[in-house]
Context: one part of a larger RNA
């Protein structure tokens, strides 16, 4: 000097309380650990692995296994020679074999450049090791306020001061004080949405008033509204009062679409933890080199006494089911979204207009409201398991795909110790979308609709910050 104390003092956070919802109890989906397997590829492991790398394993991927199979190689640069392609075999790969005759661009007609094949060798090639050699990168203490540097001054010196103090702030935020006197990196602001507005602009959006039309902004028509997107304005404790050391600032008002960082993201200091990743990528040393590379046919990454971790779905009546009805925002669409119409209970199939999209489309939002039934029951709940017949994608749904009707109709009747999430348009609940992607989400990323409870408080858990105090630890 730090670190640590079941020291002390201040403080601060869904940390505790105070309050809804859940997890933990089922049955299903998904990680994951075990087992088991030829393989069950390989990483991640308290917080900070386990719906995590993977934002799509039926083949491909794919890295593993088991077969058959290549060896200058699936790819790169050099070197020589030669040249069009096609079809049978075989599970492909590969090897063999047959037919067939010299192209295509440019030319100084020598050849060149491209590709192809053949031949030797320099090398390729490695999801092999080793994040404990490394680069980038990324987690996490933590968006918590802190961590430092120059001079000077104090101490023999390690170091101290500035950075403590007395107040305040979300903040090392400002203010006063004061051997200190400046300063960077964080803080904050500057950006991006969102709330409220002026101006400009008026199509594919709009429709007040006028005309028309069975009817629908459909038509003529207007830029008023709404929206769309460019640029401006607005919030500054800036006005008033009170508190306060006449500071800083709080407190309470006013005006105001908004009030004291307005919400929200974005943004992450010096460091920690030899954290994670050589399976994105790039690399050193190291190892493989007819194999640890390379191409293929199947199978496995989906097993399954068992444990755990995260979902989603329930156990019903604030509900289940039937019929009628209202109202979104943000997305996406040409190798695509797909309309009207018909067919079919349905998945869907037909069909074929729009649309490179503020015009066409995916699109019918659901919970809600209106009404009718169930009447407490393992039930007109549940919605597991199977069974029989289909649809669609795709070379192919056996292993191992989604879905769609008949039937089947399990466990589950609120879940022990234990634990977790939230403080406002937020929890809870409702359905829309999007990337991945031929097909396959109960995840994952957004997106709007309905729309709560409670905070007394810091006395206690559990992290943290600053001061001080002890110390056998570095």
């Nucleotide at each position: 000097u730090g670190a640590c104390g079941g020291g002390g003092g201040c403080c601060c956070g869904c940390a505790c309380a105070a309050g809804c919802g859940g997890u933990g109890g089922a049955g299903u989906a998904u990680g994951u650990g075990g087992u088991u397997u030829a393989a069950u590829u390989c990483g991640a492991u308290g917080a900070u692995a386990c719906g995590c790398g993977a934002g799509a394993a039926a083949c491909c991927u794919u890295a593993c296994c088991u077969g058959g199979u290549c060896u200058u190689g699936a790819c790169a640069u050099g070197c020589u020679g030669g040249g069009a392609a096609c079809c049978c075999u075989u599970a492909u790969a590969g090897g063999g074999g047959g037919u067939g005759c010299c192209u295509g661009c440019u030319u100084g007609c020598a050849g060149g450049a491209g590709c192809c094949c053949a031949g030797a060798c320099a090398c390729a090639g490695g999801u092999g090791g080793u994040g404990c050699a490394u680069g980038g990168u990324u987690g996490u203490c933590g968006u918590c306020a802190g961590c430092u540097c120059g001079u000077g001054u104090c101490g023999u010196g390690a170091g101290a001061u500035g950075u403590u103090g007395g107040g305040u702030u979300a903040a090392g935020u400002c203010c006063c004080g004061c051997a200190a006197c400046g300063a960077g990196c964080g803080c904050a602001a500057c950006c991006c949405u969102u709330g409220u507005u002026g101006c400009u602009a008026g199509u594919u959006a709009c429709c007040a008033g006028c005309a028309u039309u069975a009817a629908u902004g459909g038509u003529g028509g207007g830029c008023a509204c709404u929206c769309u997107a460019a640029u401006g304005a607005g919030a500054c404790u800036g006005c008033c009062g009170g508190u306060g050391a006449c500071a800083a600032a709080c407190c309470g008002g006013a005006g105001g679409a908004a009030g004291g960082u307005g919400g929200g993201g974005a943004u992450g200091a010096c460091g920690u933890c030899a954290a994670g990743u050589c399976c994105u990528c790039a690399u050193g040393g190291c190892c493989c080199u007819u194999a640890u590379a390379g191409g293929u046919g199947g199978g496995g990454c989906u097993a399954c006494a068992c444990a755990c971790g995260u979902c989603a779905u329930a156990c019903a009546a604030u509900g289940g089911c039937u019929g009628g009805u209202a109202c979104a925002a943000a997305g996406g669409g040409u190798u695509g979204c797909c309309a009207a119409c018909c067919c079919g209970c349905g998945a869907g199939g037909g069909g074929g207009a729009g649309c490179u999209a503020a015009u066409c489309c995916c699109a019918u939002a659901a919970a809600g409201c209106c009404a009718g039934u169930c009447g407490u029951a393992g039930u007109c709940c549940g919605g597991a398991u199977c069974g029989u017949a289909g649809u669609c994608u795709g070379c192919a749904a056996c292993u191992c795909g989604a879905c769609u009707a008949c039937g089947u109709g399990a466990a589950g009747u609120c879940g022990g110790a234990a634990u977790c999430g939230c403080u406002a348009g937020u929890a809870a609940u409702c359905g829309c979308g999007g990337a991945u992607c031929a097909g396959a989400a109960u995840g994952u990323c957004g997106c709007g609709g309905u729309g709560a409870a409670u905070a007394c408080g810091u006395u206690c858990u559990c992290g943290g910050c600053c001061c001080u105090u002890g110390u056998g630890c570095a």
Molecule: small-subunit ribosomal RNA, 3' major domain
Organism: uncultured bacterium